[in-house]
Context: one part of a larger RNA
RNA sequence: AACGAACGCUGGCGGCAUGCCUAACACAUGCAAGUCGUACGUGAAAGUCCUUCGGGAUGAGUAAAGUGGCGAACGGGUGAGUAAUGCAUAGGAACAUACCUGCAGGCUGGGGAUAACUGCUGGAAACGGCAGCUAAUACCGAAUAACUUCGUAAGAAGAAAGGUGGCCUAUCCUUGGAAGCUACUGCCUGUAGAUUGGCCUAUGUCCCAUUAGCUAGUUGGUAGGGUAAUGGCCUACCAAGGCUUCGAUGGGUAGCUGGUCUGAGAGGACGAUCAGCCACACUGGGACUGCGACACGGCCCAGACUCCUACGGGAGGCAGCAGUGGGGAAUCUUGCACAAUGGACGAAAGUCUGAUGCAGCAAUGCCGCGUGAGUGAAGAAGGCCUUCGGGUCGUAAAGCUCUUUCGGCCGGGAAGAAGGGUCAUCUUGUGAACAAUUAGAUGAUUUGACGGUACCGGAAGAAGAAGCACCGGCUAACUUCGUGCCAGCAGCCGCGGUAAUACGAAGGGUGCGAGCGUUGUUC
Numbered sequence: 001a002a003c004g005a006a007c008g009c010u011g012g013c014g015g016c017a018u019g020c021c022u023a024a025c026a027c028a029u030g031c032a033a034g035u036c037g038u039a040c041g042u043g044a045a046a047g048u049c050c051u052u053c054g055g056g057a058u059g060a061g062u063a064a065a066g067u068g069g070c071g072a073a074c075g076g077g078u079g080a081g082u083a084a085u086g087c088a089u090a091g092g093a094a095c096a097u098a099c100c101u102g103c104a105g106g107c108u109g110g111g112g113a114u115a116a117c118u119g120c121u122g123g124a125a126a127c128g129g130c131a132g133c134u135a136a137u138a139c140c141g142a143a144u145a146a147c148u149u150c151g152u153a154a155g156a157a158g159a160a161a162g163g164u165g166g167c168c169u170a171u172c173c174u175u176g177g178a179a180g181c182u183a184c185u186g187c188c189u190g191u192a193g194a195u196u197g198g199c200c201u202a203u204g205u206c207c208c209a210u211u212a213g214c215u216a217g218u219u220g221g222u223a224g225g226g227u228a229a230u231g232g233c234c235u236a237c238c239a240a241g242g243c244u245u246c247g248a249u250g251g252g253u254a255g256c257u258g259g260u261c262u263g264a265g266a267g268g269a270c271g272a273u274c275a276g277c278c279a280c281a282c283u284g285g286g287a288c289u290g291c292g293a294c295a296c297g298g299c300c301c302a303g304a305c306u307c308c309u310a311c312g313g314g315a316g317g318c319a320g321c322a323g324u325g326g327g328g329a330a331u332c333u334u335g336c337a338c339a340a341u342g343g344a345c346g347a348a349a350g351u352c353u354g355a356u357g358c359a360g361c362a363a364u365g366c367c368g369c370g371u372g373a374g375u376g377a378a379g380a381a382g383g384c385c386u387u388c389g390g391g392u393c394g395u396a397a398a399g400c401u402c403u404u405u406c407g408g409c410c411g412g413g414a415a416g417a418a419g420g421g422u423c424a425u426c427u428u429g430u431g432a433a434c435a436a437u438u439a440g441a442u443g444a445u446u447u448g449a450c451g452g453u454a455c456c457g458g459a460a461g462a463a464g465a466a467g468c469a470c471c472g473g474c475u476a477a478c479u480u481c482g483u484g485c486c487a488g489c490a491g492c493c494g495c496g497g498u499a500a501u502a503c504g505a506a507g508g509g510u511g512c513g514a515g516c517g518u519u520g521u522u523c
Base pairs, nucleotide, nucleotide: 001522002521003520005519006518007517008516009515012369013368014367015366016365017364018362019361020327025325026324027323029322030321031320034070035069036068039067040066042064047058048057049056050055077280078279079278086205087204088203089202090201091200092199095197096196100193101192102191103190104189105188106187107186108142110140111139117132118131119130120129121128122127147158148157149156150155162185163184164183165182166181167180171178172177173176206252207251208250213243214242215241218240219239220238221237222236223235224234225233255277256276257275258274259270260269261268262267282303283302284301285300286299305316306315307314308313333359335358336357337356341355342353343352344351345350372402373401374400375399382393383392384391385390406464409458410457411456412455416450419447420446421445422444423443424442425441426440427439429437430436467512468511469510470509471508472493473492474491478507479506480505481504482503488495489494
């Protein structure tokens, strides 16, 4: 000098940060990942109204569940493991990449199911079983192939899905509608890009030699398998290699970095918050789905633990946000909002979002402000000291004249809002079109958790706001009383045994100040 600090005494306000360093201990409760009806088939009820009392209408094609698509691999947490399958820096070749963008080509014609639902039925529950019905952008053939893959070539193999709005100009029925036209969107194939990721190499990356030898898929080759891709990654065969005192192997410790602290620097120590990478998700193992996981809030198996049970069987995983117990010297609210930023889905409106934005608690830190200003000597009273003359607290107080920050009270009151929606007008592209719609402009209107907050104004009144440590030397600051090697102090030297500036108290002083000291740790 510093701190994610703790403890003691004390404590007025604000801004901005930070807040389980210990048990990767166990967790009650709520929330943290959904969304889409412009992919699809179904489809309530309460309530209200009418009623011939049977029912009907509305609610409402709403809620809800299901099929299907996209997302759930992001975001958020933690640092257990890991000394190199990691990280940092610099390179490399044998790769993948959903959504997005550019370009090229295509979207023809069929089929069989199944959930939801209905009926029957098993189970305490969790959850099922059988039969029947049905749809799709779900699933499966056929056709076509610019192109792609395989092949020396001939050739072989390989796709797709529709939806929504509008229209009647040509065909069909003809108020109008359609298999037609049209706008938007979606789907398939290929290619290029962008982004993201996988892989390889070199160099660097803590301590112990009281760890000196280690290694059989081990090191290399051939062939094959496997992967998106290289490779002992795996298998068979062949060879006998490979690493090591420039520290292999073993043991201990540890997430790494940008950085942080310190220091004149060189260095040393550290790796909270923020950012990048990695690893993990009760413990161990495994794969499935998928562009992507071997997947925190998915699945299966085993284990420990907890819970339910009708004893047959089931359920769970806060190292997400709050919160609880426990451990500990020690670390916060079971808050508000999606208004902003960002994300998922959606054509959009919008829905979801403990990410995030805010608020709450804590002097935990940094910064700022205040606790009044001027005047005032009869140097008041009182305290302390005294050589008894006086000295000192001390312009300090009182008194007088002012001011009103902050706080409390009253009144006004934001920016953060841009976009999006709705309505109207206009321009523009497509179009047969005065339908419709794409893109855009203008005007009006609507949307704020924080918050009646910040800020502004007003009235009152010095009014509500100072402590802590130290005073022997180091080290700024001294006297009296008490005590008498006692009680005690102490960072080092050392004080105390009857005149203690070192113990305790008082008066005085010094230092810092809403803090001051102590302890711990680092330089």